Model confidence (mean pLDDT): 78 of 100. This is a predicted structure of a 119-nucleotide RNA (SAM riboswitch aptamer (S box leader)) from a soil metagenome.
RNA sequence: CUUAUCAAGAAAGGCAGAGGGUGAUGGCCCGAUGAAGCCUUGACAACCUCCCCGCGUUUGCAGUAAUUGCAGGCAGAGGAAAGGUGCCAAUUCCAUCCGCCGGCUGGCGGACAGAUAAG
Numbered sequence: 001c002u003u004a005u006c007a008a009g010a011a012a013g014g015c016a017g018a019g020g021g022u023g024a025u026g027g028c029c030c031g032a033u034g035a036a037g038c039c040u041u042g043a044c045a046a047c048c049u050c051c052c053c054g055c056g057u058u059u060g061c062a063g064u065a066a067u068u069g070c071a072g073g074c075a076g077a078g079g080a081a082a083g084g085u086g087c088c089a090a091u092u093c094c095a096u097c098c099g100c101c102g103g104c105u106g107g108c109g110g111a112c113a114g115a116u117a118a119g
């Protein structure tokens, strides 16, 4: 940089010691019944990976043709979890910019930013 996903899911112990929820602003929340960080163990998930099915679709081959058969790819359904990552308060905690709807409180969609994975 590109693509995909982000409303689901999942915690204990030890060290530590005051902060944390990506940065900014505002809000709201978590925190001495112990934040960040580090370590151990466990879980969650299933992006990479593997298995199976595969009415569909596509490619090749066979076939005079139609029908059809065989093989492979892809979409799609289901499953596994050893390994590589990730993750285990609140929607990515909410808003901030744009649009639409509801006459204010609000709702919906999108953009930006961010996170993760694969390349």
Stems, first nucleotide, its partner, number of pairs: 001119006011041005019030003024096004042088001044086001047084002049080003053076001056074007092113001097110005
The model forms 97% of the base pairs in the Rfam consensus.
Its Rfam family is "SAM riboswitch aptamer (S box leader)". Its family is annotated with regulation of gene expression in the Gene Ontology.